[in-house]
RNA sequence: UCAGAAACAGGGCAAACCCAUCGAAAGGUGGGGACGCAAAGUUUCCGGUCUAAGGGACCCUUCGGGCGUCCUACGACAGCGGGAUUGCCAGC
Numbered sequence: 001u002c003a004g005a006a007a008c009a010g011g012g013c014a015a016a017c018c019c020a021u022c023g024a025a026a027g028g029u030g031g032g033g034a035c036g037c038a039a040a041g042u043u044u045c046c047g048g049u050c051u052a053a054g055g056g057a058c059c060c061u062u063c064g065g066g067c068g069u070c071c072u073a074c075g076a077c078a079g080c081g082g083g084a085u086u087g088c089c090a091g092c
Base pairs, nucleotide, nucleotide: 012037013036017032018031019030020029021028022027035079041085042084043083045082046081047080048077049076050075054072055071056070057069058068059066060065
């Protein structure tokens, strides 16, 4: 001087679950709580997954209807992966 690995310091976020609340649901928000996360910060651009109120088709029907079956995202998941973007430390 270069490279690698592992650390140090200040810390950060918050799974499941419980309570409250919004929502048809998936799920979100607040509080409690920590499974974990070096981006478990932000962002639906790409793929994927979840839900089906509404819409469509079908089935049944005592013709009132059915908590019926299937399809459907413009709904949801950033703690499913990728991309974009921002950020902390890097010592002997």

c-di-GMP-I riboswitch aptamer from a Betaproteobacteria bacterium, 92 nucleotides, folded computationally.
Of the family's consensus pairs, 95% are formed in the model.
Model confidence (mean pLDDT): 83 of 100.
Its Rfam family is "c-di-GMP-I riboswitch aptamer". Its family is annotated with cyclic-di-GMP binding in the Gene Ontology.
Taxonomically the source falls in Betaproteobacteria (Bacteria, Pseudomonadati, Pseudomonadota).